[in-house]
Context: one part of a larger RNA
Molecule: large-subunit ribosomal RNA, domain IV
Organism: Pelotomaculum sp. PtaU1.Bin035
RNA sequence: CCCUCGUUAAGGAACUCGGCAAAAUGACCCCGUAACUUCGGGAGAAGGGGUACCCCGCCAGCGUGAAAACUUUUACAGAGGUAGCGCGAGGGGGUCGCAGAGAAAAGGCCCAAGCGACUGUUUACCAAAAACACAGGUCCCUGCUAAAUCGCAAGAUGACGUAUAGGGGCUGACGCCUGCCCGGUGCUGGAAGGUUAAGGGGAGAGCUUAGGGGCAACCCGAAGGUUUGAACCGAAGCCCCAGUAAACGGCGGCCGUAACUAUAACGGUCCUAAGGUAGCGAAAUUCCUUGUCGGGUAAGUUCCGACCCGCACGAAAGGCGUAACGAUUUGGGCACUGUCUCAACGAGGGGCUUG
Repeated sequence: CCCUCGUUAAGGAACUCGGCAAAAUGACCCCGUAACUUCGGGAGAAGGGGUACCCCGCCAGCGUGAAAACUUUUACAGAGGUAGCGCGAGGGGGUCGCAGAGAAAAGGCCCAAGCGACUGUUUACCAAAAACACAGGUCCCUGCUAAAUCGCAAGAUGACGUAUAGGGGCUGACGCCUGCCCGGUGCUGGAAGGUUAAGGGGAGAGCUUAGGGGCAACCCGAAGGUUUGAACCGAAGCCCCAGUAAACGGCGGCCGUAACUAUAACGGUCCUAAGGUAGCGAAAUUCCUUGUCGGGUAAGUUCCGACCCGCACGAAAGGCGUAACGAUUUGGGCACUGUCUCAACGAGGGGCUUG
């Protein structure tokens, strides 16, 4: 010096990112217990008091329980409770210590806010959470050889189930709610028209040549063969017409105006499919920003309550609340302390030195 412990004057979070760590609380009995609340809770809320040993009383009461007396349906019956045995709250008196749950083991508590309803699940070995799941909600698909999934197939799961069932997506208890837009993309429905494949169709054309013509070069050229090939017919799809947002998604700009000023209920204009409703709002979202005001502190970039100028909240990628719950996150307080002012001493184990 390190590790693991113990104690500490005065102060008591001044430490620190942060009370991290430590201390404190702790059992049982009694009293007492707020806001809020889904009336279950919250709650062991909080906050107090008691606790040893000896004696007294055949102490209240309780359990068990031979007997006696009682009842009748006369039985291994019922009812009853004496003696004995066990438990025993409470009361009175006394004794000792600093201390009586005398050691050990055994909640710290409160206030406010965010997130997630909850119990659960998770990154085996840096993350336990606000992430996942969840009951509940909603949409879509599926009529049974179901849809969906695995497999080349046979076949299997779904399911020996049958729409109160099964599969998929989103949301995520509960309460109050969930606005506007179908122009784009998707999906569903429609089938008049346009477009449209293979295939059908075969007008026409090329090559070939028996033959014909020509002095020759060469020209014409039937049938057949062969290579092509127009019109026309031809499904779904797409175009098109509708519907659909708890489908993917989206939800404006400029100018003016009120008898102080400021602001603009009001008006004008442009654009759009429609221009963000309720609620919330410097927020797990606010750049400017330590916004401004209020609270808490002597002093507060955090926190709480407001305001609204929302860079860039917003309604099932749900909005806003919410009792209970949480090894969750944030701020404050009480208690408590070597976290600190500021360090000291002690114990054990290492290190170190010598052998």